[in-house]
RNA sequence: GAGCCCGUGGUUUAGCGGUAUAACGUUGCCUUCACACGGCAAAGGUCCCCAGUUCGAAUCUGGGCGGGCUCA
Numbered sequence: 001g002a003g004c005c006c007g008u009g010g011u012u013u014a015g016c017g018g019u020a021u022a023a024c025g026u027u028g029c030c031u032u033c034a035c036a037c038g039g040c041a042a043a044g045g046u047c048c049c050c051a052g053u054u055c056g057a058a059u060c061u062g063g064g065c066g067g068g069c070u071c072a
Base pairs, nucleotide, nucleotide: 001071002070003069004068005067006066007065010024011023012022018055026042027041028040029039030038048064049063050062051061052060
């Protein structure tokens, strides 16, 4: 320098144009003499950034930024 893939709560992850899903973790309550386990509930993400398309974009298009793999 070229090609391909990826970027979503603290972590991992689902999502294929219509108000973002789950698990773990966190907090509160129940349970216990107490802790752990278990049960119930809650908080937590303007979806890496900018622009475009569209009635509507995490999703499609273009340009950036970051990471990974391969080639030179």
A computed fold for a 72-nucleotide RNA from a Candidatus Woesearchaeota archaeon, annotated as transfer RNA. Its mean pLDDT, the model's own confidence on a scale to 100, is 83. Rfam family: tRNA. Gene Ontology term of the family: triplet codon-amino acid adaptor activity. The family's RNA type in Rfam is transfer RNA. The source organism's lineage runs through Archaea, Nanobdellati and Candidatus Woesearchaeota. It was read from a public genome assembly.